[in-house]
RNA sequence: CAAUUCCGCUAGGGGCGCUUAUGGCUAUGCCAUUUGCUGAGACGAACCCUUUGAACCUGAUCCGGACAAUGCCGGCGAAGGAAAGCGAUUACUCGCGAGA
Numbered sequence: 001c002a003a004u005u006c007c008g009c010u011a012g013g014g015g016c017g018c019u020u021a022u023g024g025c026u027a028u029g030c031c032a033u034u035u036g037c038u039g040a041g042a043c044g045a046a047c048c049c050u051u052u053g054a055a056c057c058u059g060a061u062c063c064g065g066a067c068a069a070u071g072c073c074g075g076c077g078a079a080g081g082a083a084a085g086c087g088a089u090u091a092c093u094c095g096c097g098a099g100a
Stems, first nucleotide, its partner, number of pairs: 007087004011050004016044001017037002021033005056081003062075004
């Protein structure tokens, strides 16, 4: 500063990449184990998001900058799509009632 906040329950949506090393194969690629990078999350019922919607997808085999490399960063993006209901507590405001 803020109140459809924060929290709880149930339901739903989503992503899982790049890379070192070793081994295998139907072999210039794929699979398994593993090392490192970014991140909330790179297979965990964990993490994130649910219309106040940049979680995530399309555009995209896109553009610019970095990097060992990669949506790694920025643009694109006032673009187009995209999944919800209930409950409880507190603060504030309004109304009614009771009391003084």
Predicted 3D model of a 100-nucleotide RNA (TPP riboswitch aptamer (THI element)).
Model confidence (mean pLDDT): 75 of 100.